Small-subunit ribosomal RNA from a metagenome, 1550 nucleotides, folded computationally.
RNA sequence: AGAGUUUGAUUCUGGCUCAGAACGAACGCUGGCAGCGUGGAUUAGGCAUGCAAGUCGAACGGGAAUCCGUGGCGCUCAAUUCUUCGGAAGAGAGCCUGCGGAGGAGAGUGGCGGAAGGGUGAGUAACGCGUGGGCAAUCUACCUUUAAGUUGGGGAUAACUCCUCGAAAGAGGGGCUAAUACCGAAUGUGGUCUUCUGGCGCCUGUCAGGAUGACUAAAGGCGGGGAUUCCGGCUUGCCGGAACCUGUCGCUUAAUGAGGAGCCCGCGUCCGAUCAGCUUGUUGGUGGGGUAACGGCCCACCAAGGCUACGACCGGUAGCUGGUCUGAGAGGAUGGUCAGCCACACUGGGACUGAGACACUGCCCAGACUCCUACGGGGGGCUGCAGUCGAGGAUCAUUCACAAUGCGCGAAAGCGUGAUGAUGCGACGCUGCGUGGAGGAUGAAGGCUUUCGGGUCGUAAACUCCUGUCAUUCGGGAUAAAUUCCCCGAUUUCGAAUAGGGAUCGGGAUUGAUAUUACCGGAAGAGGAAGCCACGGCUAACUCUGUGCCAGCAGCCGCGGUAAUACAGAGGUGGCGAGCGUUGUUCGGAUUUACUGGGCGUAAAGAGUGCGUAGGUGGCUGCGUGUGUCGGAUGUGAAAGCCCAUCGCUCAACGGUGGAACUGCAUCCGAAACUGCGAAGCUGGAGUGCAGGAGGGGAGAGCGGAAUUCUUGGUGUAGCGGUGAAAUGCGUUGAUAUCAAGAAGAACACCGGUGGCGUAGGCGGCUCUCUGGAAUGCUACUGACACUGAGGCACGAAAGCUGGGGGAGCAAACAGGUUUAGAUACCCUGGUAGUCCCAGCCCUAAACUGUGUGCACUUGGUGUGGGGGGUAUUGACCCCCCCCGUGCCGGAGCUAACGCGUUAAGUGCACCGCCUGGGGAGUACGGUCGCAAGAUUAAAACUCAAAGAAAUUGACGGAGGCCCGCACAAGCGGAGGAGCAUGUGGCUUAAUUCGAUGCAACGCGAAGAACCUUACCAGGGCUUGACAUGCAGCUGCUUCCCUCCUGAAAGGGAGGGGUUUUUUGAGGGUGCUGCACAGGUGCUGCAUGGCUGUCGUCAGUUCGUGUUGUGAGGUGUUGGGUUAAGUCCCGCAACGAACGCAACCCCUGUGUUUAGUUGCCACCGCCGGUGAUGAGCCGGCGAGCACUCUAGACAGACUGCCCGUAUAAGCGGGAGGAAGGUGGGGACGACGUCAAGUCAGUAUGGCCCUUACGCCCUGGGCUGCACACGUGCUACAAUGGCCGGUACAGAGGGAAGCAAUGCCGCGAGGUGGAGCAAAUCCCCAAAAACCGGCCUCAGUUCGGAUUGGAGUCUGCAACUCGACUCCAUGAAGUUGGAUUCGCUAGUAACGGCGCAUCAGCUACGGCGCCGUGAAUACGUUCCCGGGCCUUGUACACACCGCCCGUCACAUCAUGAAAGCCGUCUGCACCCGAAGUCGCCGGUCCAACCCCUUAUGGGGAGGUAGGUGCCGAAGGUGCGGGUGGUGAUUGGGAUGAAGUCGAACAAGGUA
Repeated sequence: AGAGUUUGAUUCUGGCUCAGAACGAACGCUGGCAGCGUGGAUUAGGCAUGCAAGUCGAACGGGAAUCCGUGGCGCUCAAUUCUUCGGAAGAGAGCCUGCGGAGGAGAGUGGCGGAAGGGUGAGUAACGCGUGGGCAAUCUACCUUUAAGUUGGGGAUAACUCCUCGAAAGAGGGGCUAAUACCGAAUGUGGUCUUCUGGCGCCUGUCAGGAUGACUAAAGGCGGGGAUUCCGGCUUGCCGGAACCUGUCGCUUAAUGAGGAGCCCGCGUCCGAUCAGCUUGUUGGUGGGGUAACGGCCCACCAAGGCUACGACCGGUAGCUGGUCUGAGAGGAUGGUCAGCCACACUGGGACUGAGACACUGCCCAGACUCCUACGGGGGGCUGCAGUCGAGGAUCAUUCACAAUGCGCGAAAGCGUGAUGAUGCGACGCUGCGUGGAGGAUGAAGGCUUUCGGGUCGUAAACUCCUGUCAUUCGGGAUAAAUUCCCCGAUUUCGAAUAGGGAUCGGGAUUGAUAUUACCGGAAGAGGAAGCCACGGCUAACUCUGUGCCAGCAGCCGCGGUAAUACAGAGGUGGCGAGCGUUGUUCGGAUUUACUGGGCGUAAAGAGUGCGUAGGUGGCUGCGUGUGUCGGAUGUGAAAGCCCAUCGCUCAACGGUGGAACUGCAUCCGAAACUGCGAAGCUGGAGUGCAGGAGGGGAGAGCGGAAUUCUUGGUGUAGCGGUGAAAUGCGUUGAUAUCAAGAAGAACACCGGUGGCGUAGGCGGCUCUCUGGAAUGCUACUGACACUGAGGCACGAAAGCUGGGGGAGCAAACAGGUUUAGAUACCCUGGUAGUCCCAGCCCUAAACUGUGUGCACUUGGUGUGGGGGGUAUUGACCCCCCCCGUGCCGGAGCUAACGCGUUAAGUGCACCGCCUGGGGAGUACGGUCGCAAGAUUAAAACUCAAAGAAAUUGACGGAGGCCCGCACAAGCGGAGGAGCAUGUGGCUUAAUUCGAUGCAACGCGAAGAACCUUACCAGGGCUUGACAUGCAGCUGCUUCCCUCCUGAAAGGGAGGGGUUUUUUGAGGGUGCUGCACAGGUGCUGCAUGGCUGUCGUCAGUUCGUGUUGUGAGGUGUUGGGUUAAGUCCCGCAACGAACGCAACCCCUGUGUUUAGUUGCCACCGCCGGUGAUGAGCCGGCGAGCACUCUAGACAGACUGCCCGUAUAAGCGGGAGGAAGGUGGGGACGACGUCAAGUCAGUAUGGCCCUUACGCCCUGGGCUGCACACGUGCUACAAUGGCCGGUACAGAGGGAAGCAAUGCCGCGAGGUGGAGCAAAUCCCCAAAAACCGGCCUCAGUUCGGAUUGGAGUCUGCAACUCGACUCCAUGAAGUUGGAUUCGCUAGUAACGGCGCAUCAGCUACGGCGCCGUGAAUACGUUCCCGGGCCUUGUACACACCGCCCGUCACAUCAUGAAAGCCGUCUGCACCCGAAGUCGCCGGUCCAACCCCUUAUGGGGAGGUAGGUGCCGAAGGUGCGGGUGGUGAUUGGGAUGAAGUCGAACAAGGUA
C1' cells in the first nucleotide's frame, strides 16, 4: 500500500466481498510448564446452607463457668495408727453446701460505629455526568489549633425477681436498682437577636470593633502523690475511702483549619419532524410556611404569563466520565476489569433516629412470591463472599488467613473485618520456556508417484557421540516483618515530685495464611511433552485415487454433468504453533456521508417558475470599540492509562520513580491587519428620473375574409367516397360535381425567419381602450437601499372535475367495415364526452438547455433582432465602432468519454435545492391538500451481485448506398404424376449389423451382401485361443499323404502308409501343460492424430515499425476511379511486409524441329486378283519418312501495335494472327467457422469384456412391406416405332486373361483354338446420323411392367436371393398440382463406347471417352447467397439473439382487514394503608411550678386516641401509543417449464 467481481474487450460510475487490528467472547480439533492479568455480558429471575459489623468492663448495674481461702461429726473413698480382731480413730482426696475473694461468659442500660467498605447498572436524555465557576443563600460527628468552662441537685428505668397470656414470634402487669442514660437550677469567656462606627463589595449585604438589654452549657472515667483534715472497718496501727495537689482520656460553649456534604450557574452530552406546537403551580409578583440553606419547594391572593424550528412537547434507546479499540490523522465504535461521580437494594409509598439516611444485611404500610403454624397468627429479602436451581452459545472454590495494607471500636492489650492478602479452577488473554543437539547415504524399509529409467518423504529415521532447560525425586533455603505491646537504657516534656504520664532515640525478645514458596544444589534418563488450518484466483502452498450437477464445497468470483490442483481420502507442500481454525461484534481498507476529503448535461442527483420572511453572505474611506481572532502569564485539566527516560523481578509480560502530554476551560495583561458592532462620510453595486424607438407580453371590447359543414334554390346524371386492395357509408325520394343565397361555430393561410416578446407555462387576422416589463441614450437624484432564499404566497401546458352556455370541424369511449390464426389494434366509414366561452377546482408533464440563481474574470471567427455613435453624403445605402438579445463553428481549459467552450459543462465567490448500489417503491402506513380522480411528504421486511454511463470491435436489421454470382430475368431440358431400379425413414422381425440426418445425410461409407464378405440373429463347438512375442516344464514327433466312424459342418475319434543320408550331437520346427499375454467392427469423433465436407476459388485475413486514443482499439485495409480479384492507379499519418488473388504445373488449340517401329503409304519398283493381258480398282511386298500419327524440345499472346477516351490504372474499337484481352479445361482451397463427419479404413488416450463383448462352424438375416421421401432408368410416341441397307470415333482393357477365322444353336451360348504380355493380336458391332420400305394417331406395330413356360452361363451351391436368352403374357402410363432442379458453347440436349470393383451379378449407379450439336441473357426492381462502406442496437452462445407484462402452479417476507389478546400511558371519578404536618385531645403521665403536709389536688408540658389536607396500591369510565394474532384480501420477490402478445433494428404502427 491494495485486490477480486458488471463487459467479447475498454474507460468510468457504483455497490458487494477479501487481506489488518481488537474482544469480559463462544464453538470444533488438540493440549507440556511457568509468570502476570482476567472470568455471570443472558433472568435487576428465584434462592437451601455458612459467613460478610461490630466494639468498649478505663460509662453502668448485675454476674455464669472456673480457681483460691474458710466453715459444715452433710455424703463417699482412704494412706496410716491403735485394736479386745468385733472394731475405733483418721492425715488427705472427691462431691454437695454456707461465707469471703479472684475471675469475667451470655444477656441488659449507655457511648461510638452500623450513611464507610462491598455489589449491581434496573431506572435516568437529567445540572445525572464532564469541565469551569459561584454560595454575600449553607451544614459538618470523629481530627487539628485557640479561648473559656466542667458548680450544685433531682426523679426514673432495663437487667434481675414474681405473676399472667401465647404453639411460636412475642407481649402485659407487680416489685428492686445504676450510670458518661434522663430532667431542672447556677454561672456566661463566648454565641444569637437589636443598635452604632469603620473597611470592603456583586443589589439584597459582608467583615472587624464597640454599646444596651434579653436568651443560651456541661459528665464523668482511669492513674499517681503524700504534708494536713475527715469518714468507715477492725486482728490499734494497719487497711480502705473522701477532701486537697497532679497526669491523662472525656464533657460543654465559641472561634479556626482540614477533609466531607448540600445548593446554583456557563458550556458540552444519542436517534426520530411519518412527534409542531407545549404549559395552570404553569410564568412572575406580594405575604407567609418550610429547610442547614436559596427557590412555586409548599400555601393564600394578584397579574397572564413562560417554552419552541438554535427543535419545545412526545416517542425510542442509554448509567456518565478518566479511558479502551481502531485509524496516518480527522474521525468512528465503545464504557468489562482499575479509578471518579450518580442511581438502586423483592416491587411501590413513607417517615423515624442521627453530624450525616429517607438507610443493601434498620423501622412502618401496601403488593407479589416464599417458609413456619396448634389456623388464632407469625417469619423472610445474596444487585455482599462462596454456593444452588432456572434460562442461556457462555463465565470459577459452599478454600486459607487476618501475617501484610486499610477500616470500626477501645487508653491499651486486643477484638471484628468473604474489604483485603493468598491459594484453587478455566489456553479466556498477554508474556516467557520446552518437546532435544551434533554427526550420520547401501540415500534402508515403508508410503506416495512414475514417461517404469526414476523421483519424493529425506539426514528425516535407524545408528554413534553428547547436553540436561522444564517436568520427576532428594536436600538446602530468602524477601515480603515494619510495628504495636513487653523488658533494659538515654534525652526531653507536663508536674511540687527522684511519683506517674507523653514524645524521641538505642538495644533485646516476639509475630508468616501463602509455604513441601521463589531461588540454589544433588540424582537419573532423550527418557514424560505437537497439533491445527490451508493448498482454483484474491493468497504462501500440487499430485494421485474415488465420485460423476450425485455426494458435497463456497468469504466474493464460482467448482461438481467420467481424465475435478475447487467435493472426499491419501501422499506431498505452505502457514501458524500449545495452540490452530470457525462464528459473532467493532474500527479499518470505504475519499462508500467527503471538516480534513465527493458529487448533480447523459452514470443516483437542479425544486415547473417567480415574489419574498427568517437565516447566510455582502462595495469604498477614515475614526472608535475589542465580539470573533492572535500573543503572553496564572489557575485548573485527580490518580491510573498512552508516550519518553531510567530502575526492579534471570528476560519479557508486569511493576517502581521521574518527565512529557492531557490539543480543554477560566481569569488577567497585551495587539488591532481581517471579521463583528457603533457613529460619520463616498459613488463605482442597486434604484429613481428624462428622451426617442422595438415587440404574437397581458386583459377587455369590436370588426374581417378564406375554408369547412349545414339549409334553401338552380343546372345536371349515375355514380360518389374510400383503400395496398376492398367493404361498411352516401346516392334515381337525384348524391358527387357546379352556381347563387343564407346560417353556425372554431381557427387565423401567405408574411413567417434556429426572427420577436414573456420568470416559467406560453403568446400569431385587424382596430380601439387599459396595463406590465426589458433594451439603448443622457447622467439630474437617493446613497449599499444589495445577492441568495428554509418555511410562506402567487402563477402554472394538456387531460380531468363542478355549475351554466355553445357545438362547424376534429375526435377518447362506442358502432360498423376490412386485415388477420386471432385483431377488443394499426387502415376505412360513422360518432359521444371533450376541444370553445363564463365562474370555480385540480397542480401534474421528456414543466428539457434533461444544465438552480446572482456577480466577476478568461484567445477568436461568422450570421441575425433592437438601440446608439463615427467617417462620408444634399440625404440614404455600403463601411467602422459600442451596448443588449439570439444562433452556428471553434482555441486554451475542463470532461470517463460523448461533448462544453465569453449564452461554459473553463476559473473563482455567495446562497438555495438535491444524490449516496439495483429491485421492493415514488409503493405501504400516518399526516396535509382535493368534490373526486388523485397530489404531496415518504419507509421497512425481503431479494440480487450486480443495476448503470460513454465509447470499441463484431454480429444482426422487414435500415441506407455500391457491387458480384445460372441469384432472378430470357431460354433449353428435366424432377414432382406412371412402372421399375436404388438409397433413406417408418413398420415388422430371432436378426432385419453399424454409421451418415437442412443446404453440406438419402445410386452416401459400399470400385459388386447367394456362401465368404458380415460386424447382426438362432443353434453347435473351442479356451494361451484364428494371429504375435517371451519364459518354464513335459515328453513325443519330424513338417507329408491316405482311409474309416460320428456329425449339418466345425469339431471329436480311430487306423494305415510313406519319408528318414547311418549314428551321435547341435540347431530349427511342431504338439501338450502352465504363466506373461493375445483378441474385441465393445463405449467415448464432446479426450485425440490424420483425412474430409462446407461457407468458397468468395476476396479476403493479418503482421512489423510509426502514429493516434486514458483505454479497448483506430490508422494501414478507409476515400476517388478500375478490375474476375485488397487487380492496378491516384490521393492520404502512414511506410513496408506476410498468407490468399494472379502467374509458375498438367491437358487441349497453331507452327517449327528431332525421332521413324508395331505407325504412315504421296512419289517409285515388283507380285497377285478382277477387268478386256487396257484404264482403273483391290490385296501384298520392297523402297521411303513427304503427309497423318506418336512423343520430346522449342516458338507463339505481351493490351506488344493503331484509333478514341482517361491525370493514371484502365476501358471501347481495329489490324495482324491458329488463338485477343484470364484463349478453353484441370490440379491448386488464405485467417478461420460449424465441439460439422469419421474410434467401422488405419493410428491412438481413457474406460469396459476375458471358458467371453474373444475365436470357429451350419443355417438365417442385411433383399423382410399397409406407407412416406430423395436420386435415377424406361416411357407415354410420328423430330417416332419396326424392318432392310450403308458410313464415321475416341479412350481404355487383356495371361487362372482377351480371344479371331471356322462349325452348332432362333438366341443366351457351346465347340474349337490362330494370334497377343500388345501403336503389331483380341475385346471391336460404334450408335444416333444417312438411304429405302411399312406403320397413320390408336392405349396403337407406342410402352414395356407383371406373370407362365423353356433354357444358357458363373459358381461347392442360384429356394429364401444372380444375371442373361427364347416363346407366350402385355399392367400403369396419352407429358404430369402446388412447387422445384440443371445449364451461358463444343456448353445444354440426344446418341453410343470403354473401364474399375468382380467367379457371377442386382450397373438403370460411379469414373471416363468420342459422335451429333442448339436456344437465350433487355437488364439488376424483386427471391437466394456473398463482398465493401455508412447507420441503429437493450444482441456478444451474437436474431434460431435478447426480453417485458397478464394468466396458471409452488415457496417466502410484507400491507389491509370484522375482530381478539397483551403492554405502556393520559384524563376524570371512587376508595384510601402507613406516615409527616395541622386541629381536638374528656384517656394516661415521675422530674419543673403552685397549694397542701400526707401520700393528695391543680398548673405547665406531653401523650394514647380521634379527625382534616395530601397520599401508594386498588377500582370504574373514556381515550392515546405500541406489539402479537386474524377468516379473507392487495400487490412484491424467487422458481424448471407453459399460454398470449409487447420492447430492443424503421423491432415490422418509431
The prediction has a mean pLDDT of 83.